[in-house]
């Protein structure tokens, strides 16, 4: 040089780790959310109306603690695979 193995870079798949967000779980609104309004007030000549705080129920924002969950992201690292010819080792053959 050539060729065969290898690692190593480049990708491709695959499963792991980790992030954070979504979901779901539980808390969570004196009033400036919603619902129902006890008492009281207020109209009315009564009947009865209108509002409407506390309570109580939802919910929202938020917040905690969690996940046999859900995709999505990665200066993480395995496993298989693969192309050129970047590099390096190793072996066998040629050449000088």
């Nucleotide at each position: 040089c050539u060729c065969a193995g290898g690692c190593c870079c480049c990708a491709g798949c695959g499963g792991g780790c980790g992030a954070a967000c979504g979901c779901g779980c539980g808390c969570c609104a004196a009033c400036u959310c919603c619902g129902c309004c006890a008492g009281g007030g207020c109209c009315g000549a009564a009947a009865g109306g209108a509002a409407g705080c506390a309570a109580c129920g939802g919910u929202a924002c938020g917040c905690g603690a969690u996940g046999u969950c859900g995709g999505u992201c990665g200066u993480c690292g395995c496993g298989c695979u693969g192309u050129a010819a970047g590099g390096c080792c190793u072996g066998a053959g040629g050449c000088a």

The RNA shown here (Bacterial small signal recognition particle RNA) has 96 nucleotides and comes from an uncultured Gemmatimonadota bacterium.
It was read from a public genome assembly, where an Rfam model found it.
The prediction has a mean pLDDT of 78.
Rfam family: Bacterial small signal recognition particle RNA. By type it is a non-coding RNA gene. Rfam's curators write: The signal recognition particle (SRP) is a universally conserved ribonucleoprotein involved in the co-translational targeting of proteins to membranes.